[in-house]
RNA sequence: AGAGUUUGAUCCUGGCUCAGAACGAACGCUGGCGGCGUGUCUUAAGCAUGCAAGUCGAACGAGAACCAUGGUGCUUCAGCUUGCUGAAGCGCCGGGGGACAGUGGCGAACGGGUGAGUAACACGUAGGUGAUCUGCCCCGAAGUGUGGGAUAGCCUAUGGAAACAUAGGGUAAUACCUCAUGUGAUCCGAGGGUUGGAUUCCUCGGAUGAAAGGCGCAAUCGCAAUUGUGUCGCUUUGGGAUGAGCCUGCGGUCCAUUAGUUAGUUGGUGAGGUAAUAGCUCACCAAGGCGAUGAUGGAUAGCCGGCCUGAGAGGGUGAACGGUCACACUGGGACUGAGACACGGCCCAGACUCCUACGGGAGGCAGCAGCUAAGAAUAGUCCGCAAUGGGGGAAACCCUGACGGUGCGACGCCGCGUGGGUGAUGAAGGCCUGACGGUUGUAAAGCCCUUUUCUCAGCGAAGAAUAAGGUGAGGAGUGGAACGCCUCAUCGAUGACGUUAGUUGAGGAAGAAGCCCCGGCCAAUUACGUGCCAGCAGCCGCGGUAACACGUAAGGGGCGAGCGUUGUUCGGAAUUAUUGGGCGUAAAGGGCGCGUAGGCGGUGCAGCAAGCUUGGUGUAAAAGGCUCGGGCUCAACCCGAGGAAUGCGCUGGGAACUGCUGCGCUAGAGUCUUGGAGGGGAAGCUGGAACUCCUGGUGGAGGGGUGAAAUCUGUAGAUAUCAGGAAGAACACCGGUAGCGAAGGCGAGCUUCUGGCCAAAGACUGACGCUGAGGCGCGAAAGCGUGGGGAGCGAACAGGAUUAGAUACCCUGGUAGUCCACGCCGUAAACGAUGUGCACUAGGCGUAGGGUGCGUUGAGUGCUCUGUGCCGGAGCUAACGCGUUAAGUGCACCGCCUGGGGAGUAUGCCCGCAAGGGUGAAACUCAAAGGAAUUGACGGGGGCCCGCACAAGCGGUGGAGCAUGUGGUUUAAUUCGAUGAUACGCGAGGAACCUUACCAGGGCUUGACAUGUGCACGGAGGUCCAUGAGAGUGGGUUGUCCUUCGGGACGUGCACACAGGUAUUGCAUGGCCGUCGUCAGCUCGUGUCGUGAGAUGUUGGGUUAAGUCCCGCAACGAGCGCAACCCUUACCGUCUGUUGCCAACAGGUAAUGCUGGGGACUCGGACGGAACUGCCGGUGACAAACCGGAGGAAGGUGGGGACGAGGUCAGGUCAUCAUGAUCCUUACGUCCUGGGCUACACACGUGCUACAAUGGUCGGUACAGAGCGUAGCGAUACGGCGACGUUGAGCAAAUCGCUGAAAGCCGGCCUUGGUUCGGAUUGGAGUCUGAAACUCGACUCCAUGAAGGUGGAAUCGCUAGUAAUCGCGCAUCAGCAUGGCGCGGUGAAUACGUUCCCGGGCCUUGUACACACCGCCCGUCAUACCACCCGAGUUGGGGGUACCCGAAGUCGUUUGCCUAACCGUAAGGACGGCGACGCCGAAGGUAUGCCUGGUAAGGGGGGUAAAGUCGUAACAAGGUAGCCGUACCGGAAGGUGCGGCUG
Repeated sequence: AGAGUUUGAUCCUGGCUCAGAACGAACGCUGGCGGCGUGUCUUAAGCAUGCAAGUCGAACGAGAACCAUGGUGCUUCAGCUUGCUGAAGCGCCGGGGGACAGUGGCGAACGGGUGAGUAACACGUAGGUGAUCUGCCCCGAAGUGUGGGAUAGCCUAUGGAAACAUAGGGUAAUACCUCAUGUGAUCCGAGGGUUGGAUUCCUCGGAUGAAAGGCGCAAUCGCAAUUGUGUCGCUUUGGGAUGAGCCUGCGGUCCAUUAGUUAGUUGGUGAGGUAAUAGCUCACCAAGGCGAUGAUGGAUAGCCGGCCUGAGAGGGUGAACGGUCACACUGGGACUGAGACACGGCCCAGACUCCUACGGGAGGCAGCAGCUAAGAAUAGUCCGCAAUGGGGGAAACCCUGACGGUGCGACGCCGCGUGGGUGAUGAAGGCCUGACGGUUGUAAAGCCCUUUUCUCAGCGAAGAAUAAGGUGAGGAGUGGAACGCCUCAUCGAUGACGUUAGUUGAGGAAGAAGCCCCGGCCAAUUACGUGCCAGCAGCCGCGGUAACACGUAAGGGGCGAGCGUUGUUCGGAAUUAUUGGGCGUAAAGGGCGCGUAGGCGGUGCAGCAAGCUUGGUGUAAAAGGCUCGGGCUCAACCCGAGGAAUGCGCUGGGAACUGCUGCGCUAGAGUCUUGGAGGGGAAGCUGGAACUCCUGGUGGAGGGGUGAAAUCUGUAGAUAUCAGGAAGAACACCGGUAGCGAAGGCGAGCUUCUGGCCAAAGACUGACGCUGAGGCGCGAAAGCGUGGGGAGCGAACAGGAUUAGAUACCCUGGUAGUCCACGCCGUAAACGAUGUGCACUAGGCGUAGGGUGCGUUGAGUGCUCUGUGCCGGAGCUAACGCGUUAAGUGCACCGCCUGGGGAGUAUGCCCGCAAGGGUGAAACUCAAAGGAAUUGACGGGGGCCCGCACAAGCGGUGGAGCAUGUGGUUUAAUUCGAUGAUACGCGAGGAACCUUACCAGGGCUUGACAUGUGCACGGAGGUCCAUGAGAGUGGGUUGUCCUUCGGGACGUGCACACAGGUAUUGCAUGGCCGUCGUCAGCUCGUGUCGUGAGAUGUUGGGUUAAGUCCCGCAACGAGCGCAACCCUUACCGUCUGUUGCCAACAGGUAAUGCUGGGGACUCGGACGGAACUGCCGGUGACAAACCGGAGGAAGGUGGGGACGAGGUCAGGUCAUCAUGAUCCUUACGUCCUGGGCUACACACGUGCUACAAUGGUCGGUACAGAGCGUAGCGAUACGGCGACGUUGAGCAAAUCGCUGAAAGCCGGCCUUGGUUCGGAUUGGAGUCUGAAACUCGACUCCAUGAAGGUGGAAUCGCUAGUAAUCGCGCAUCAGCAUGGCGCGGUGAAUACGUUCCCGGGCCUUGUACACACCGCCCGUCAUACCACCCGAGUUGGGGGUACCCGAAGUCGUUUGCCUAACCGUAAGGACGGCGACGCCGAAGGUAUGCCUGGUAAGGGGGGUAAAGUCGUAACAAGGUAGCCGUACCGGAAGGUGCGGCUG
């Protein structure tokens, strides 16, 4: 960094797809180790069990067990100094100890979880708080005085299943309360100061209001208590730190198919309330507030640091870690407190679960584990407080599922290993193979090493700092006194992990490799299997018998403890384009204007400093990322430092540019004056031509209409014609890529009113400008409403034609409409498919309107302004093309586009009387859909040209009979192939057997045929007999060859390799052939043009049979074709001369070149000549060439043949042959007998014979050519009516034979009759070939004598020695010819011409075709499937409004009840509580309308789907040019009307 995919190919547009990176992943296959991370993304679903928040006895009462225990009383015992000591027991008072629970204090508001809600000051960032609070902590100031009454625990009693509750009694405090004091503090009043701003701050006066003790030590001392001191606390207050509350600027989602919203709403006054501002709440007053810079509503979502991706800008994301917010079953509420409206607190309501004695109660894992369900999917009911941190405590210590660790999961990242070296017979095996070999592959084995890892055993860090306490030193305090207190140093326990990390020894290559891919993209190929099956596939696409694409194997490629797949994100995608796209034709310029907001804006000076710029400064948490360095052996990971963080705030400077303010200017814009052109608009008046109608006249049979007709009209007088009249609509000529208008649009003339434009000079205003979202106006045709009008035209409709049909095209009619007035509609191919404005950038030629020069003021011509056209340069463009009227170069602003279809559809909203218009999706589906240009092909496009293509002719076919081939049918089989032209008398140039491939039956299995090997045997071969349908089987007889004597040739048998196959595939092939087509074409090299496919050459002007030749030309040359060279035929010459010939000479015969001879002629053969547009005239351009002529046997390629370019038809042939692959192998091979290929209701092709007199028949008679012949041709003679038989001369053939050619000619008969035409068919008798003519041959004779009287639609051949007609020969062949191939005889007619049919060539044009018109393609209908829309309903969710009910609870009221502390002598009061009431108030209920889902009878269109139906709309002039808007109509495409466009 790109690649694949639209096409036959090309360029462009444009979508789809791929290669990359990433992940809290999942799935498949596989799996050795370690480190570091990470792990319910689904259901804020429900949860069993355990644990996750306690601690303080140095605040307090009480106080069980227990004991280093002190004092004391009693009893007993012992000793005895008989009242002392000691011991034991019991009791009392103490002490220690501290369980369960309680009062009290602190904590429980942290830590931990989750992301439901939230679009918000929730978060981020920067600020404000002069509007605030802050427990514990730190610093400072001042205090800590004096009293009092209760209460829990406890005891007693009661109720209850329990939870728990109630009554009575008594008790303590650092619990509660009174009084005192008042440095501070708070409030009130007065004065003063600071500040941008003060309710702040300062000063004075008044008022209000505090506290608690515990412990250590010492002294007094019996105890108690008091005092002192230290310490921990307590109270008031100032400050700090930390944390929190509130306010503000800016920032970050989607939908306008959410456009209006809001009643405490916005503000004020007063009050309440809070720590504090505030409609936070309330009363009253005012009517405001928000909104297109997007309010309100809806949808979605925690936000950020960051993370992923990217070159960046961006895009996506918000797991883990960190900050912050919100939540804790759902909803509401307050209490306590420094802090909560409180996850492991309380109250209420609801749902759910559990307990219950049915009366009532209990609960909340979104803490750690764990369970259930859900799901593709996510872990242990682990260890420890050793470390770090937190709570309590003076401390020891206790608690801590925070945390530290370990476990599970390849979930991720990183690292290591699965061994290293050597080893060629290139082992074996596998795979491939052309059988040589190649490959796996130094790979293995083998040999020599190593031991990371692994197993076993041993040693073994660091994580631990210090605490209590001890020791030492110092200090505060100074009091009467300290062993107390404070500080420092030092000594001094404690390890969950843990069998740790690490290290040492021993053992031994030992235990450790897979996954994906191999058609292209994309790196890596072969074989087999399969046969549009099974399957693959990310896109293009593979698979229908040779699959590099499926499956397997071998080999190869990639990565590697992983590899693939799926999902998601970014990238590639410049495919939303700020960086960085477009809009003439590909998607895309609004139909046009006016103009609001907005955006942008000429020139000079001055000022300001918002933007801008520059410096300083604060902040931008940490972590992460980057750079440098360091620690784990490296890395991942971790640590340190630096830099960065493009942002925001504060502040100093600058003033070019933008902005703002002020003063000016005139070049933009505008105004006035003078002229000018114009179908610009509106209204009114007027005019002529034409059509139609009416009246009258003339007139007399048609008219009209069409491709042709008909409907229609006319003797009731049409058409035609003349005159008069009426009415409506439109304005010929002029008229013009002329004019005007913003567009739509505007056309007779005149008048009035009116808009805009242009030019020329001056004068004036002084930026007044450009654009323009919304908005407003105008807006063809059609259409709608009301009222007129209605001549012509004319949707619909009717009729007539056409047609398979014809709801059309054509015709005859004809209603709306077209016209007018007023009002709607608001769309068009409303187009230059090109928004508006300004500026700049070569020209040339027209045209319209002005101005100004030159010019005889003429024709004209120069310059210039404004319009309107054509061509064209640079430049642009994918190309076409555009090109001063830009699609060039720039600026300003607006509109619009983002693959095709679905669809301009659905739905919602707005507009409309309606038709409908505007706005405008999604599901689903495809891999394209497109633009321009290229080459072809095609056209019921055009031009030129050719051909027996038509025409002109002649003769046929199609009708008959027969022959032959084919289809079909039949059959045991009727073997197979060929099937428009280009199959069908074709393969087949010859099926009775054979052939033969088919069928039936009978046989054989190394075989009917070939080669080779081994073994055995041998009489190879011939001949005969028996048997059998034959193949065959059995037997007899005869009889070998070579030899080095081993054997070989040959034969037989057995065995093995193999043979064999007309079995399949002509769509695997070679070869050969047909066809277009003997048509004139098909290409290449170099050059040039084009981005390219390609073009040019090869086109053009002529000419030709021809791309034949000439000329011209960005082409110049060349090749394959054409032509020529070859054969034959036509003329001549030369040579040669038998078997051919015979003119002259000679001989001879009945006759004949018969003979001698001859080479003259014919002829045969060979070799030459001759014809070349060479000559003349004309035409043409002077050329090529053409026309005519002469000469010539032949004249313009003389006639004929051979010869067939590049290609097309997957044309034909596997059954000529060859051949890949497949298949059969006692059969799909092979042999034999018989049958079949010869069938026969039919259909078609090709022929023969005819239908007759240009004939038939009989008799006579003439003239060929080319071939063939020894298993042959066969003369002659004889026999037979004949086919033919017998005979057998001659001839391997210019010698002999086939061989009499026939039509023709001469003569006779027949006389129009199904006949003396015609010969089918049938009967009989024969001949020949052949083992054999039954199925199934040909021929002969006799007899029979069918159809047929010239052939419908249609169709074939032929242009001269041709057609037609006549016979002859040959191949095949035993026999069989109407076929095929040849040969000669006789021998025509016609061609004006190229309009038409068919085929072809060249040029051009259109194209939506490229399998190429036998193309493509549209719509209805039918079938199946899919998603969607509407939908009577039905069922959820959400939020709104109104009302009802109203829990808990705060607040307020309170006349009921109760009431320790305070006041009062008392009565009583104050305060407080309970109760009651009131406001608010969750859930719930009722009503109503809204939004949004599920489901649904039925309805609707849409999409998709190898071979359904109907038509043929579109693409070519698509057969009626198409398309757009609109209206009507029709099975359907569609048709028609009106207007518009050219695409």
A computed fold for a 1543-nucleotide RNA from Aiolochroia crassa, annotated as small-subunit ribosomal RNA. The sequence is in RNAcentral, with records from SILVA. Its Rfam family is "Bacterial small subunit ribosomal RNA". The source organism's lineage runs through Eukaryota, Opisthokonta, Demospongiae, Aplysinidae and Aiolochroia.